Predicted 3D model of a 549-nucleotide part of an RNA (large-subunit ribosomal RNA, domain I) from a Kiritimatiellia bacterium. It matches the Rfam family "Bacterial large subunit ribosomal RNA". Gene Ontology terms of the family: ribosome and structural constituent of ribosome. The RNAcentral record of the full RNA draws on ENA.

[in-house]
Context: one part of a larger RNA
RNA sequence: GGCGCACAAUGGAUGCCUAGGUAUCAGCAGGCGAAGAAGGACGUGGUAAGCUGCGAUAAGCUUCGGGGAGCGGCAAACACGCUUUGAUCCGGAGAUUUCCGAAUGGGGCAACCCAUCCAGUGUAAUGACUGGAUACUGGGGUCUGAAUAAAAUAGGACUUCAGAGCGACACCAGGGGAAGUGAAACAUCUCAGUACCCUGAGGAAUAGAAAACAACAGUGAUUCCGUCAGUAGUGGCGAGCGAACGCGGAACAGCCUAAACCAAGGUGCUUGCACUUUGGGGUUGCGGGACCUUAACAUGGCAUUGGAGACGAGUAGCAGAAUGGUCUGGGAAGGCCAUCCAUAGAGAGUGAGAGACUCGUAUGCGAAACUCGAAUCCAGCUUAGAGGUAUCCCAAGUAGGACGGGACACGUGAAACCCCGUUUGAAUCCGGAGGGCCCACCCUCCAAGGCUAAAUACUAGCUGAUGACCGAUAGUGAACCAGUACCGUGAGGGAAAGGUGAAAAGUACCCCUGUAGGGGAGUGAAAUAGUACCUGAAAUUGUGCGCUU
Numbered sequence: 001g002g003c004g005c006a007c008a009a010u011g012g013a014u015g016c017c018u019a020g021g022u023a024u025c026a027g028c029a030g031g032c033g034a035a036g037a038a039g040g041a042c043g044u045g046g047u048a049a050g051c052u053g054c055g056a057u058a059a060g061c062u063u064c065g066g067g068g069a070g071c072g073g074c075a076a077a078c079a080c081g082c083u084u085u086g087a088u089c090c091g092g093a094g095a096u097u098u099c100c101g102a103a104u105g106g107g108g109c110a111a112c113c114c115a116u117c118c119a120g121u122g123u124a125a126u127g128a129c130u131g132g133a134u135a136c137u138g139g140g141g142u143c144u145g146a147a148u149a150a151a152a153u154a155g156g157a158c159u160u161c162a163g164a165g166c167g168a169c170a171c172c173a174g175g176g177g178a179a180g181u182g183a184a185a186c187a188u189c190u191c192a193g194u195a196c197c198c199u200g201a202g203g204a205a206u207a208g209a210a211a212a213c214a215a216c217a218g219u220g221a222u223u224c225c226g227u228c229a230g231u232a233g234u235g236g237c238g239a240g241c242g243a244a245c246g247c248g249g250a251a252c253a254g255c256c257u258a259a260a261c262c263a264a265g266g267u268g269c270u271u272g273c274a275c276u277u278u279g280g281g282g283u284u285g286c287g288g289g290a291c292c293u294u295a296a297c298a299u300g301g302c303a304u305u306g307g308a309g310a311c312g313a314g315u316a317g318c319a320g321a322a323u324g325g326u327c328u329g330g331g332a333a334g335g336c337c338a339u340c341c342a343u344a345g346a347g348a349g350u351g352a353g354a355g356a357c358u359c360g361u362a363u364g365c366g367a368a369a370c371u372c373g374a375a376u377c378c379a380g381c382u383u384a385g386a387g388g389u390a391u392c393c394c395a396a397g398u399a400g401g402a403c404g405g406g407a408c409a410c411g412u413g414a415a416a417c418c419c420c421g422u423u424u425g426a427a428u429c430c431g432g433a434g435g436g437c438c439c440a441c442c443c444u445c446c447a448a449g450g451c452u453a454a455a456u457a458c459u460a461g462c463u464g465a466u467g468a469c470c471g472a473u474a475g476u477g478a479a480c481c482a483g484u485a486c487c488g489u490g491a492g493g494g495a496a497a498g499g500u501g502a503a504a505a506g507u508a509c510c511c512c513u514g515u516a517g518g519g520g521a522g523u524g525a526a527a528u529a530g531u532a533c534c535u536g537a538a539a540u541u542g543u544g545c546g547c548u549u
Stems, first nucleotide, its partner, number of pairs: 001548009015534001016499002020470002022467007029459002031166002039100003042055003046078002050074002061094006070082003105114003115134007136163009171202001172200005182189001186236001212219002223250005233241002254451003257395001261280008285429001287394004291388004300382003305379004311373005317365003323338005339356002341345001347359003400424007410436001431446005486493002506533001509520004
């Protein structure tokens, strides 16, 4: 020096554990904000750095309920207090709520600076302090009010209502809108109207009561699911894209205007017309309505408005069965013996496997206050017919055409239907549109105004439940004071880090001694469980012994 063994050291794998994650299901909720939000800064405790709570009334104030013996958060200790005259704690309602932040009196390098007016405190007076108001935009109202003689308008002042910002990288609608890619290259095409940006809204949104489909038979708003069907089609007929009818389901709900006509008011003013406001009327395609005649006051409805509201639910809670002995052990819930409950033998905890020890579980019960749902009731609103046909009305720069685009599964194609831009431009029921070029017949429907629940999509948040989901290099980035430390000018990037013990009983006292560390003693079942703490692998290091060179 090598190999081996033993004992130590280092190290933190493994095993076990779970305080945290993760996924799904069900229910609730789906918003907050100028009455100042979300998010922060700074304060606030007897001692107080951090977290949590709170706001100069500052780990809190008032009140109404619950609850019933301890309490002054994490978090010890000392001091000092509170509490059966009911504290701490839990829940409802309220009060307070500095400064910044949409931030809104003006400014500003967020948490700061400087104001004006009114009222008040204070001062001899000024300074100072307290309360309130003072941003912008839009709608309504009132008072005013130019150019321009009057009127009117613009404008101005005051007042009232509203908006603004945030939120889940979700869902929805609209306005814009790629490229990598595929086509084995690439240009039409595809990816894809996707990603992304902007705007807006709601708890859902969109759509929606046939100018629809269909096919000689019929259906009867919309939305969503299954099928039809990878079919018919479309397509450098390449890659690809890709319906509809019909059928089966979920859920079901239908309505209001414009016009004709009538009445009232206003304006113009040529004095009987035009325009206009409000009210009535009216809402349809076996055409409807106005208009004329006739009959009737019944029967229904409410998704719109207001009020009451049985009952149910939520936000604290309450009751809740049944066991003893003995053995081992540090400890009994384990073994043995005997017993009991069960609408409860789900689960968790307790010094080791507990139905009968604790919390619970099955089951039953509960709200002063606030919130939500809601049958029903009241008010309110609303709701018909028959006949006649001379006249009137039935949504206009619209429908349609041309050209250029877009969108329809459909790439210009025979390309309808739908939507835009430019340019043109009808008809009013003897009317108009559609049925995939176009024409005829036939059939269906009534555009150019509007509203509409449910079935559908999503989940930041709350509650409950579950897992052939993870178990600390896993599971969230984060089980731990984590979006922290740290890095970056910044946008942004982004960690590591869990476990003594049943209980701190966390080693009084003595010794080595400057600490650190250790030796006795003591605690404990265990200290090779001593806070560098469960287990404690390997690499690696040391000491001793054996063999060997």